[in-house]
Context: one part of a larger RNA
RNA sequence: CUGGGCGUAAAGCGCGCGUAGGCGGCCCGGCCAGUCCGACGUGAAAGCCCCGGGCUCAACCUGGGAACUGCGUUGGAUACUGCCGGGCUGGAGUGUGGGAGAGGGGCGUGGAAUUUCCGGUGUAGCAGUGAAAUGCGUAGAGAUCGGAAGGAACACCAGUGGCGAAGGCGGCGCCCUGGACCAACACUGACGCUGAGGUGCGAAAGCGUGGGGAGCAAACAGGAUUAGAUACCCUGGUAGUCCACGCCGUAAACGAUGUCGACUAGCCGUUGGGGGCAAUCGGGCCUUCAGUGGCGCAGCUAACGCGAUAAGUCGACCGCCUGGGGAGUACGGCCGCAAGGUUAAAACUC
Numbered sequence: 001c002u003g004g005g006c007g008u009a010a011a012g013c014g015c016g017c018g019u020a021g022g023c024g025g026c027c028c029g030g031c032c033a034g035u036c037c038g039a040c041g042u043g044a045a046a047g048c049c050c051c052g053g054g055c056u057c058a059a060c061c062u063g064g065g066a067a068c069u070g071c072g073u074u075g076g077a078u079a080c081u082g083c084c085g086g087g088c089u090g091g092a093g094u095g096u097g098g099g100a101g102a103g104g105g106g107c108g109u110g111g112a113a114u115u116u117c118c119g120g121u122g123u124a125g126c127a128g129u130g131a132a133a134u135g136c137g138u139a140g141a142g143a144u145c146g147g148a149a150g151g152a153a154c155a156c157c158a159g160u161g162g163c164g165a166a167g168g169c170g171g172c173g174c175c176c177u178g179g180a181c182c183a184a185c186a187c188u189g190a191c192g193c194u195g196a197g198g199u200g201c202g203a204a205a206g207c208g209u210g211g212g213g214a215g216c217a218a219a220c221a222g223g224a225u226u227a228g229a230u231a232c233c234c235u236g237g238u239a240g241u242c243c244a245c246g247c248c249g250u251a252a253a254c255g256a257u258g259u260c261g262a263c264u265a266g267c268c269g270u271u272g273g274g275g276g277c278a279a280u281c282g283g284g285c286c287u288u289c290a291g292u293g294g295c296g297c298a299g300c301u302a303a304c305g306c307g308a309u310a311a312g313u314c315g316a317c318c319g320c321c322u323g324g325g326g327a328g329u330a331c332g333g334c335c336g337c338a339a340g341g342u343u344a345a346a347a348c349u350c
Base pairs, nucleotide, nucleotide: 003322004321005320006319007304008303012318014201015200016199017198021194022193023192025088026087027086028085029084030083031082033081034080035077036076037075038074039073040072041071042070049065050064051063052062053061054060091191092188093187094186095185096183097182098181103177104176105175106174107173108172109171110154115149116148117147118146119145120144121143125136126135162169163168206247207246208245209244210243211242215241216240220236221235222234223233258317259316260315261314262313263312266295267294268293269292270291271290272289273288274287275286276285277284299306300305323350324349325348332343333342334341335340
C1' cells in the first nucleotide's frame, strides 16, 4: 500500500451560502477512455530466488532457468465506471389551495412598576443588617393623595409550547419581508449531495462618532466583618447596560454529538396540518405527514449511556485528533483604531 479514531478519554469548524474538486436515480442505444483477455516487442548486465558446476568447505566465482508484478504496439470482450445521444419519474424543484408560529426589519402605541420633580395632608423618624454603621430626615424625610417628566423592561397568558441555519427571538397594532409544514392534482425532468479556498451572519463584553440615561452596576469611595479583608454584607456610584451608524469575530457559540440520504421492534405524551369513525351539551377514538419530549427491543458502547431526533446498520463529502507540560505561547504572515483575533512551532522537561 491498507492504521485507529472524534457525546464524556486527544479530536465536529459557532452557523449558513457557495467556487474548484469529490460523489451521484431508473431504462435504451452508441463509443470503447478506464477495466478485462490474447499475441508480439521491450523490460541491458550484475544482483535477489531456484537447479547445477569450480576453488579440500564457505565466502567468492561461474553455467542455466525463473522473476523483472512495468511499458509500447496490435487483435478482441462490453458487465461496471466514463463520454455522447434518446427516454423516464421515485431524488430535487415549480405552480394551486390552506392553516400555525416570541422568524427578520421598520413605524406607531398601552398599562403596571422603579426613580426624580411640583403641590396637598402630616410628624419624627426612614433606610439598612446576623447585628450595626456609613447614608437620608425638623431647611419637614419616610408614609399617603393628586399631578408632571423620563428611561428601560414587558407580570399573568407561558407549556420537557412555538419559530429560526446558528447566534438568538416574548405587551399590543400596522406596513415590508424570509423560511418551514399540510392536502390534492398539474408541471420541469437528475436540474442533486457535500464543499478545500472564498463569502455572509454571528451572544456577552469591548472599541469609534453622536445621542440617551429611570433602574441596575465593573472601577471607585465610604460603612461593617476580619488577625488582615484590595472580598463576601451595607450605603453611595462612573463607564457600561439603551438608540443610530461603523468596528470587533470570540464563548461551556453545548446535544460538549458536521451535513445529506437509505434501512432497522414497540409503548406513552405534546405542537401544527390532513383523513376516517363516533357524537347529548365541550373537549372522544383510530389513522397519516411534519416537529418536539419521556421510556424501551435488537444492536452499539470502556462504562455512563445511545436507542427511527442513534452514539444501531450502511453510503457520499468536508473538518479534526495522534502522550502531559512548554503553549493555543514565541517568531513570521494576515486581520483590527485598540483590546486583541487567526494561522502556529521549537529548545527544554516528565
The part of an RNA shown here (small-subunit ribosomal RNA, central domain) has 350 nucleotides and comes from a metagenome. The RNAcentral record of the full RNA draws on SILVA. It matches the Rfam family "Bacterial small subunit ribosomal RNA".